This is a predicted structure of a 352-nucleotide RNA (Bacterial RNase P class A) from a Dehalococcoidales bacterium. Its Rfam family is "Bacterial RNase P class A". By type it is a ribozyme. Rfam's curators write: Ribonuclease P (RNase P) is a ubiquitous endoribonuclease, found in archaea, bacteria and eukarya as well as chloroplasts and mitochondria. A source record names the gene rnpB. Taxonomically the source falls in Dehalococcoidales (Bacteria, Bacillati, Chloroflexota, Dehalococcoidia).
């Protein structure tokens, strides 16, 4: 000094006129306050509000290495596996193929099988080859073929037998735990469940246009089911409870108030804790809009890029200045993004 890599933070300031919404006040006026890192998607959870409900069984849905956090959660933090990178670091749709069914097209002998070329032995031979009995070691097909790779050993091979790995089994030891180590053995045929399926946790349902409340106005002599029935927190059964209930036509309101912003919230310090976080103290309140406010004119400045002068540091001209706008809230999570500034880690190059 370049490359990467892992994370925080900002993303526009100033002033002067003029305007909007909201709350207090001593009210013709005054003070205060007014869109984000995502506000976007509506992907996940939650709180909160209706739906009387309570238990069992069947059915569907969801997650799916372990272990912690949290209100939970498909998030988040530490880890284990197996992958990629020289590294720091990243990525996984990570439980089960020995509980079962069905798949691996085409090529190939053969794909839960087996001999297309071939290699050895032994007979016959018209020397072209044919017939018996061995092989899966080489070749070929293929995303995968009878565990690798070497050695001996055989008639020619084969884990036949050794060494060294890989799978599996089994014991010991360490871990809370995935999981690793280390000795021993029999040699030993795949993949994919992101196919059904098995195993293990775990789930009422709808949603702020939820939903309470007050004004006000109207039309129901309307139908038609059900008593061993009918309704009652997703679908079916049953038991329990509580209540008549449901379905169809038709008729009146489309105003307002609440719900609506003090929260599982934030900022600071301590203290635990490898972190995610968790406790204690302390400190301020930072929009509430209803056709939808939180701008708009002028000067300045700041940052980015181009051109000139300059070459140390900087003038000077022009352009530009992202993505984007609260609708009940919060904890995530994807996705857009000009640009500016900090820190850690890693690799390579020179100097010292």
């Nucleotide at each position: 000094c370049a490359a990467g890599u892992a994370a925080a933070c900002c993303g526009g300031g100033u002033g002067a006129c003029c305007g909007c919404c909201c709350g207090c006040c001593u009210c013709a006026g005054g003070c205060g306050g007014g869109a984000g890192g995502a506000a976007a998607g509506u992907c996940c959870g939650a709180a909160c509000u209706c739906c009387a409900c309570c238990g069992g069984g069947c059915a569907g849905g969801a997650c799916g290495c372990u272990g912690g956090g949290u209100a939970a959660c498909a998030c988040c933090c530490a880890g284990g596996a197996g992958g990629g990178g020289u590294a720091a670091c990243c990525c996984u749709a990570c439980g089960g193929a020995a509980a079962g069914u069905g798949c691996c097209a085409c090529a190939g002998a053969a794909a839960c099988a087996a001999a297309c070329c071939g290699c050895c032995c032994u007979g016959a031979u018209u020397c072209g080859u044919c017939a018996g009995a061995g092989c899966a070691a080489g070749g070929g097909u293929g995303a995968a073929a009878u565990g690798g790779u070497g050695a001996g050993g055989u008639a020619a091979g084969a884990g036949c037998u050794c060494a060294c790995c890989a799978g599996c089994g089994g014991c010991c030891a360490g871990g809370u735990g995935a999981c690793u180590g280390g000795c021993c053995g029999g040699c030993u045929g795949g993949g994919a469940a992101a196919a059904c399926c098995c195993c293990g946790u775990u789930c009422g349902g709808a949603g702020c246009a939820a939903g309470a409340c007050c004004a006000a106005a109207u039309a129901g002599a309307g139908g038609g089911g059900c008593a061993u029935a009918u309704g009652g927190a997703c679908g079916c059964c049953c038991g329990g409870c509580c209540a008549g209930u449901c379905c169809c036509c038709g008729g009146g309101u489309u105003g307002g108030u609440c719900g609506c912003u003090u929260g599982a919230a934030c900022c600071u310090g301590a203290u635990g804790g490898u972190a995610a976080c968790a406790u204690c103290a302390g400190g301020g309140c930072u929009a509430g809009a209803u056709a939808g406010a939180u701008g708009g004119u002028c000067a300045c400045c700041g940052u980015c890029c181009u051109u000139c002068c300059a070459g140390c540091a900087g003038g000077a001209a022009g352009g530009a200045u992202a993505c984007a706008g609260a609708a009940c809230u919060c904890g995530g999570c994807u996705u857009a993004u000009a640009g500016a500034u900090u820190u850690g880690c890693u690799u390579g190059a020179c100097c010292c």